[in-house]
Context: one part of a larger RNA
RNA sequence: UGACGGGGGUCCGCACAAGCGGUGGAGCAUGUGGUUUAAUUCGAUGAUACGCGAGGAACCUUACCUGAACUAGAAUGCUUUUUGACCGUUCCUGAAAGGGAGCUUUCUCUUCGGAGACAGAUUGCAAGGUGUUGCAUGGUUGUCGUCAGCUCGUGCCGUGAGGUGUUGGGUUAAGUCCCGCAACGAGCGCAACCCCUAUCCUUAGUUGCCAACAGGUUAUGCUGGGGACUCUAAGGAAACUGCCUGCGCAAGCAGUGAGGAAGGCGGGGAUGACGUCAAAUCAUCAUGGCCUUUAUGUCCAGGGCUACACACGUGCUACAAUGGGAAAUACAAAGGGUCGCCACCUGGCAACAGGAAGCCAAUCCCAAAAAGUUUCCCCCAGUUCGGAUUGGAGUCUGCAACUCGACUCCAUGAAGUUGGAAUCGCUAGUAAUCGCGCAUCAGCAAUGGCGUGGUGAAUACGUUCCCGGACCUUGUACA
Numbered sequence: 001u002g003a004c005g006g007g008g009g010u011c012c013g014c015a016c017a018a019g020c021g022g023u024g025g026a027g028c029a030u031g032u033g034g035u036u037u038a039a040u041u042c043g044a045u046g047a048u049a050c051g052c053g054a055g056g057a058a059c060c061u062u063a064c065c066u067g068a069a070c071u072a073g074a075a076u077g078c079u080u081u082u083u084g085a086c087c088g089u090u091c092c093u094g095a096a097a098g099g100g101a102g103c104u105u106u107c108u109c110u111u112c113g114g115a116g117a118c119a120g121a122u123u124g125c126a127a128g129g130u131g132u133u134g135c136a137u138g139g140u141u142g143u144c145g146u147c148a149g150c151u152c153g154u155g156c157c158g159u160g161a162g163g164u165g166u167u168g169g170g171u172u173a174a175g176u177c178c179c180g181c182a183a184c185g186a187g188c189g190c191a192a193c194c195c196c197u198a199u200c201c202u203u204a205g206u207u208g209c210c211a212a213c214a215g216g217u218u219a220u221g222c223u224g225g226g227g228a229c230u231c232u233a234a235g236g237a238a239a240c241u242g243c244c245u246g247c248g249c250a251a252g253c254a255g256u257g258a259g260g261a262a263g264g265c266g267g268g269g270a271u272g273a274c275g276u277c278a279a280a281u282c283a284u285c286a287u288g289g290c291c292u293u294u295a296u297g298u299c300c301a302g303g304g305c306u307a308c309a310c311a312c313g314u315g316c317u318a319c320a321a322u323g324g325g326a327a328a329u330a331c332a333a334a335g336g337g338u339c340g341c342c343a344c345c346u347g348g349c350a351a352c353a354g355g356a357a358g359c360c361a362a363u364c365c366c367a368a369a370a371a372g373u374u375u376c377c378c379c380c381a382g383u384u385c386g387g388a389u390u391g392g393a394g395u396c397u398g399c400a401a402c403u404c405g406a407c408u409c410c411a412u413g414a415a416g417u418u419g420g421a422a423u424c425g426c427u428a429g430u431a432a433u434c435g436c437g438c439a440u441c442a443g444c445a446a447u448g449g450c451g452u453g454g455u456g457a458a459u460a461c462g463u464u465c466c467c468g469g470a471c472c473u474u475g476u477a478c479a
Stems, first nucleotide, its partner, number of pairs: 001479002003476003007473007015463002019426005026317008034308002042053002064303004069298002077125002081121004088103006107116003128292002131290003137286002139281003142277001144275001149188006155164003168179003194269004199237007209226002213224003240263001243257001244255004319419001323378007335366003340359002344355004385416001390411007432455007
């Protein structure tokens, strides 16, 4: 100087407390461990692994296994020799890869010597490796932590390691600011500048809108028209403790204060200091060393990654009446669409099929929002709760749904009556609850992830205690 303390002081955080809802019990989904296996490819392992890499494992992917093949090889450039235009296409064998035999065609330029392009074979330079080392590395990332810290120049102090500044008194979300001070300044962080959102103004008015006017309809901005309003999208205004009162030297704090759409960081996002964990990644990529080169490379078929006495994590659905069912009916936002979204019609109980208009989209479509509201049934039961499992019949995608897809209909109707010890999330448009969309994607194992809006709470006395953190101080046989 740090680190540590079941030392002290001050302070903060859904850390506790106060509340609300979960997990842990059940069934299923998914990941992991274990076991099994020819293989169940590999990585990630307290917090900081476990719906993680994977934002789509039937084949492919695919790295694994079994079998069948190739060896300058699956790609590219140059090069040696050589054949032929290339392309297209048929047959045999085979699981395919591959192997064998054919058909068709006869490129462009030319000084007729040849040259060029394309394709096949061949020689060499060169390749290949998801093999190993993340403890050789770059890059990227997690975490402490959006915590308020981490440092430097000059000066001063100390023999020196170092100290001071950065401590003290206040204050703040903040090393934020003020006052003081052997310090005076500065940098990286904080804050601000950026984006979305809350109000208003200006400009613009189509594909959006419809108040007034006119026309028309069973009905609808449907039509003429209009720019008022909503909205769209560009530019501005607005919030700064600016004003008032009290306290205070000041910074600042308090107020059912005024005004205001908004008040003291208005609400979100992006943004992550010096560093820590030899943290993670050689399987995104790049890369040193090592290993491999008729194989640890490459191609193909089938299988596996989907196994299943079990254990754990994360979720979904429930156990019901604040509910289940039937019918009627209302209100979103944000997205996506031409190898696409598909109105509407017909068939089918349905998944869907057959026709078919519009839309490269503020125009058309996906599209029905669902919780909600109204009426009726159920009457507390393992039930009209719950939907697992299983049987049958089908639909769709795709070369192909056996291993191993989703969906529909009929039948079946398991566990489960609120969950031990323990443990998690959340402070407001939040929790809880309800749908909708997107990426990946032929299809889909999505209950996951990322967005979007609808309805919409309870509680916070407080900081004694648990956990984590910041500053000062103290002890130390630790570095």
Molecule: small-subunit ribosomal RNA, 3' major domain
Organism: metagenome